[in-house]
RNA sequence: UAACUGGAGAGUUUGAUCCUGGCUCAGAACGAACGUUAGCGGCGCGCUUAACACAUGCAAGUCGAGCGAGAAAGGGCUUCGGCCCCAGUACAGCGGCGCACGGGUGAGUAACACGUGGGUAAUCUACCCCUGAGUGGUGGAUAACCCUCCGAAAGGAGGGCUAAUACAGCAUAAGACCACGCUUUCGAAAGAAAAUGCGGUCAAAGUCGGCCUCUAUAUAUAAGCUGGCGCUUGGGGACGAGCCUGCGGCCCAUCAGCUUGUUGGUGAGGUAAAAGCUCACCAAGGCGAAGACGGGUAGCUGGUCUGAGAGGAUGAUCAGUCACACUGGAACUGAGACACGGUCCAGACUCCUACGGGAGGCAGCAGUGGGGAAUAUUGCGCAAUGGGCGAAAGCCUGACGCAGCCACGCCGCGUGAGCGAUGAAGGCCCUCGGGUCGUAAAGCUCUGUGGAGGGAGAAGAAUAAAGCCGGUGAAGAGCCGGCCCUGACGGUAUCCCUUUAGCAAGCACCGGCUAACUCCGUGCCAGCAGCCGCGGUAAUACGGAGGGUGCAAACGUUGCUCGGAAUCACUGGGCGUAAAGCGCGCGUAGGCGGUCCGAUAAGUUGAAUGUGAAAGCCCUGGGCUCAACCCAGGAAGUGCAUCCAAAACUGGCGGACUUGAAUCUCGGAGGGGGCCAGAGAAUUCCCGGUGUAGAGGUGAAAUUCGUAGAUAUCGAGAGGAACACCGGUGGCGAAGGCGGCCUUCUGGACAGUGACUGACGCUGAGACGCGAAAGCGUGGGGAGCAAACAGGAUUAGAUACCCUGGUAGUCCACGCCGUAAACGAUGAGUGCUAGGUGUCACGGGAAUUGACCCUGGUGCCGUAGCUAACGCGUUAAGCACUCCGCCUGGGGAGUACGGCCGCAAGGCUAAAACUCAAAGGAAUUGACGGGGGCCCGCACAAGCGGUGGAGCAUGUGGUUUAAUUCGACGCAACGCGCAGAACCUUACCUGGGCUGAAAAAUGCAGAACCCGGUCGAAAGGUCGGGGUGCCCUUCGGGGAAUCUGUAGUUAGGUGCUGCAUGGCUGUCGUCAGCUCGUGUCGUGAGAUGUUGGGUUAAGUCCCGCAACGAGCGCAACCCCUGCCGUCAGUUGCCAGCAUUUAGUUGGGCACUCUAACGAGACUGCCGGCCUUAAAACCGGAGGAAGGUGGGGAUGACGUCAAGUCCUCAUGGCCCUUAUGUCCAGGGCUACACACGUGCUACAAUGGCCGACACAAUGGGCUGCGAACCCGCGAGGGGGAGCCAAUCCCAAAAUCGGCCUCAGUACGGAUAGGAGUCUGCAACUCGACUCCUUGAAGGCGGAAUCGCUAGUAAUCGCUGAUCAGCAUGGCAGCGGUGAAUACGUUCCGGGCCUUGUACACACCGCCCGUCACACCAUGGGAGUUGAUUGCUCCAGAAGUGGCUGAGCCAACCCGCAAGGGAGGCAGGUCCCUAAGGAGUGAUUGGUAACUGGGGUGAAGUCGGGUCAAGGUAGCCGUAGGGGAACCUGCGGCUGGAUCACCUCCUUU
Repeated sequence: UAACUGGAGAGUUUGAUCCUGGCUCAGAACGAACGUUAGCGGCGCGCUUAACACAUGCAAGUCGAGCGAGAAAGGGCUUCGGCCCCAGUACAGCGGCGCACGGGUGAGUAACACGUGGGUAAUCUACCCCUGAGUGGUGGAUAACCCUCCGAAAGGAGGGCUAAUACAGCAUAAGACCACGCUUUCGAAAGAAAAUGCGGUCAAAGUCGGCCUCUAUAUAUAAGCUGGCGCUUGGGGACGAGCCUGCGGCCCAUCAGCUUGUUGGUGAGGUAAAAGCUCACCAAGGCGAAGACGGGUAGCUGGUCUGAGAGGAUGAUCAGUCACACUGGAACUGAGACACGGUCCAGACUCCUACGGGAGGCAGCAGUGGGGAAUAUUGCGCAAUGGGCGAAAGCCUGACGCAGCCACGCCGCGUGAGCGAUGAAGGCCCUCGGGUCGUAAAGCUCUGUGGAGGGAGAAGAAUAAAGCCGGUGAAGAGCCGGCCCUGACGGUAUCCCUUUAGCAAGCACCGGCUAACUCCGUGCCAGCAGCCGCGGUAAUACGGAGGGUGCAAACGUUGCUCGGAAUCACUGGGCGUAAAGCGCGCGUAGGCGGUCCGAUAAGUUGAAUGUGAAAGCCCUGGGCUCAACCCAGGAAGUGCAUCCAAAACUGGCGGACUUGAAUCUCGGAGGGGGCCAGAGAAUUCCCGGUGUAGAGGUGAAAUUCGUAGAUAUCGAGAGGAACACCGGUGGCGAAGGCGGCCUUCUGGACAGUGACUGACGCUGAGACGCGAAAGCGUGGGGAGCAAACAGGAUUAGAUACCCUGGUAGUCCACGCCGUAAACGAUGAGUGCUAGGUGUCACGGGAAUUGACCCUGGUGCCGUAGCUAACGCGUUAAGCACUCCGCCUGGGGAGUACGGCCGCAAGGCUAAAACUCAAAGGAAUUGACGGGGGCCCGCACAAGCGGUGGAGCAUGUGGUUUAAUUCGACGCAACGCGCAGAACCUUACCUGGGCUGAAAAAUGCAGAACCCGGUCGAAAGGUCGGGGUGCCCUUCGGGGAAUCUGUAGUUAGGUGCUGCAUGGCUGUCGUCAGCUCGUGUCGUGAGAUGUUGGGUUAAGUCCCGCAACGAGCGCAACCCCUGCCGUCAGUUGCCAGCAUUUAGUUGGGCACUCUAACGAGACUGCCGGCCUUAAAACCGGAGGAAGGUGGGGAUGACGUCAAGUCCUCAUGGCCCUUAUGUCCAGGGCUACACACGUGCUACAAUGGCCGACACAAUGGGCUGCGAACCCGCGAGGGGGAGCCAAUCCCAAAAUCGGCCUCAGUACGGAUAGGAGUCUGCAACUCGACUCCUUGAAGGCGGAAUCGCUAGUAAUCGCUGAUCAGCAUGGCAGCGGUGAAUACGUUCCGGGCCUUGUACACACCGCCCGUCACACCAUGGGAGUUGAUUGCUCCAGAAGUGGCUGAGCCAACCCGCAAGGGAGGCAGGUCCCUAAGGAGUGAUUGGUAACUGGGGUGAAGUCGGGUCAAGGUAGCCGUAGGGGAACCUGCGGCUGGAUCACCUCCUUU
């Protein structure tokens, strides 16, 4: 500062992170459609599909002032003959102008079609405007009309009459045109313009008014004059059009070559006009990678939508332009057409028909059918604007103006406003307290837009035209002034009055993105979904409801476009590992290019001019009450063109330079390449010698070789291939690649010295060349190795890994192939930007050595910087420039088709349908590894004893059953819940019953309670009898306890869900770990701390350290035990003193013991050792005890959806005369089997008999129960003592004797008989005793368990539960009392590290064949369409050419006949549409069959990949195989691990 006002992101890959990358959403828009809903108005819009077919009406006529002819009906008059009006009107015709405009549509068209700027000196232009001149004279026809005829019709034929502004000659010719000549001007030229000379050719039409001066007739007319409108011929303008041209705007290269009128010339024809526009001849050109030719798609533009912009998309309405008019072709007329409502022909279709023949073209306005998701009235009017005709009135005008329909869009208004808390009722929720809908309603007060009724009532319309009056004028032309008339919309807009809050709110959404939350229903069902994803019984995600949020006469959904998407990146991206550098070179086109000077002006920059239509966008004003909308002016239109200027930069031109580049010279290095020759070691084979039974091979074996003499060893020979050591992140080469030695030929790089050329350079699409291994062809060669193949092993199998053999091949020559993880996964070139340290090659200071310096190569580390990170880092992945190649989500697929190459294998180029919401990169934390390191643990080992075999007990599975109740299932279920199932328990089954048994508050009634009968298995039912107490009392009654009945409230459930839960518990694991705050590092997840060096039982402690601290764990604190002390001595104890059968008693408390308090042990001391320090470790002393003394309790963060709804509690669901409850009986105890845990054994370390001593923990009143008596015994009787340091319950192993290796004097199962005890009851189904019986079993296969010291082993005792039942189970107690550990392979765990495609975390992930279903697609004998090329046939209408013997009024000749000029019909030729034939090409549909691909909760076979994935993987190639795959050859690291080498860093 009028015309500058502007740029947001989110969700989704992961356990988490950063990045890459796609998908999706929020915005705006629409000629829309669909769903639900709907009050009013204004302004706009309205077949996007079938350029499909169309009934009906209308959409282009007009002029009587160009011409001839000319009614009827009706009215009036009549003398009925007719006349007049209508009326010179209507219809029709000749003629003129218009019909080429206006209106529609977008099929075709990729083109000068469009846009934009030029050119036309190569052109035309009716009507209109300006201007010059003229408008004389003559002739012959023809429609209409009349007559005849044909035809169903449409229509036509013949004869006759007639007019013109119709037609044709003639005159005149300013002028125009043509031919020839000449001059001037302009122009680069071609040429143009002007002047001029001669010759030739060419005009015309009248009509309507006015006037009477002259002439004629003589009221007035005609000639004439005059005016208007016309006509003719020139010049000019305007408008419009034609043609040419620069530039601009789609896709496909899987369309790469196209072209014969093709390109040019000459001549002719043709057009308004240039031109191969056409023809003849001549030449052989023209176009193309800056994309020709071909194919697909499409009208183009102003603009419109979007976007910050640049862009992208689009081309409705409005405007410009083009093309088209049923399809194809053609011309006629005309100023203009190859003509939407004209003609002719062909074709398809429709209609009429008398079957002979005709008619038609809505992509005009309405309208119909059809198609479609979808798009309106067969309206009014010419009042306005505009157009045609006319002198005009006027007529015509579906252009247009209006109205109608549609929420299709934009804009505006309304559906009320104020007050109003008992926060009403009702709904919903609820923790039951309340909350919310909610001032919302009701109620009171007010207003009246819209609606309804009544009334008034515009602007658009007047300087329009015409008419009338007046003025000017010669005039009644013209012009000026005045008057009058005209409205479809429409009685509309608008205004006034009345009326009532009365008649007017919906739609979508509420998991995140994204504003908005609860209840119920449903139960992976029904359904939702834009993406992520919801739903499997507590769904804010489905459906309903309440509430809320958003928008609002609309709201959602769908479709399409732009945006977001920097996701094709000009603005504004990338390529080491994410997609992406060609395997490498040489080089063409192209692109880019060093220093200085001069001139140029193409690019570039600036000024001016022209143009960039209008509308639109923008700005400023204005008009509808506002707005939408409309009007005016401006700005803008980033463009194109012309011209002027500037000269820095780029380009082209000229000149110079040396630093880029190249050359010469000299030198050394090198597995650089080609050819040739010869050498040695080794393998194999052959010959000979020695020699004998094995050799070979493997994890172990076997196939194989060998007594016909192998292997081993010695000698001689043959042949092929490869070159140990040196050898090295050493060298050379463009890459592939190159390795013994010698000769020879040859390429490149580098260093030094001086010279020379003078930008000669860089890159490089195509093209061309080279190019490992494998493979192919031909011919050689063949020792070793070795795909295929064979055999042997391994294995469930083993088309493999291992072994024995073995062919192509590997080698050579020549020729193909052309690919690799052809890798530094890093294109080439140039310049710039810290260093350090190795190494290779030359050089420097005279020489040597060392150090140092320079140049070029080759490694490592590292600064700045870059990077998503990893990493790169003067050898860049840094900072810049130049050129090339390449990428754009994953899969499908480097595949199909097509093309090119190849002998083949195959290579190069290279899609789509379909499908998914990811696929990826780097790094992080875990987890895992048949990865590594370190360290622990009865983990193994060393030992001792077991289990697994037997019998029995017990639990489980299974089976059975009416029921065998339920739970627990690897460790961590299985002598577990169950610390004890005969009934009970008990939950299960069968049968019989009940519908509330029971508790608490309350009311009422009886009131406690006791006894009996009967039915029954019992529960229970039923009947009967007795009986009132206590306290108070007014003697009526009242009250309290307890029970029963009733009312009333709460039922009950071992039914389901432990995956809805609480609580409790198991387990890893008594493992040493798990975390936090602050700080620091990292974009971040995270890391650090917690890692490292030591040490420990320990994240125990120490040292170090970007960490410093802290918490939960560890340890300690607690309990028991081991020594001592103090206090205290009863029920305990007894040394000494008494006493006794007896610590019995007196006495004592010293000892034992008891149970309370203390003390003690802390690596405290010494030595050693580590390291200089430390923590610690080892040894020792002392001590009852020594390095946490032994044992217990104690269980971090967490894991296992671990266990338990049947302990308890609890949400939800389910049952309610039953899934509740009571009872009897049965079952949980079954029994072909299988497993777990135990007991007892198999015997002599034992059994039996006998003898005898010593424990501890404990328990006891519904109890323990002594002495004594009985019984063989279990036990019985008995009852002392004891509420327990008092009484009671109580040991076994031990010792002695016998047995003597036997199924026994072992073992005790099983069975018979007889008993005891508990209990209501031992049948199913208890324990024990006695007599008898006397099974299996002789130490246990594979496998497997426990234990490191008072432990294992062995021996018994006690307790809980319990009426009874434990020989075995469980929880405790004591007695006796060992052996062994070299060590760390296995198992489990901890820490560090490494790899990972795992994260539900290896019980992971994941590949391929096969089978099934569905989907799209390739090939395919064919078949069927569309488009098109070429070669032919045929050829309508028509223009043109030729002909024209038939025909003809005008002009000429001629008296005439006739002839001529000119023309018509007809014929014919060229061209040519439809049509036909043949042969190709391209592109669709379809197809038996066939190929692979994709997708699909629970199919089959294997186990290829990810860890060293159990044979490291992968790439190329070749062979093989059900399949993943295996093997050979060469290559890569994008391979783990260990060792070594080299290099680097630090000390």

Small-subunit ribosomal RNA from a Polyangiaceae bacterium, 1547 nucleotides, folded computationally. Its Rfam family is "Bacterial small subunit ribosomal RNA". Its family is annotated with ribosome and structural constituent of ribosome in the Gene Ontology. The RNAcentral record of the sequence draws on ENA and SILVA. The prediction has a mean pLDDT of 80.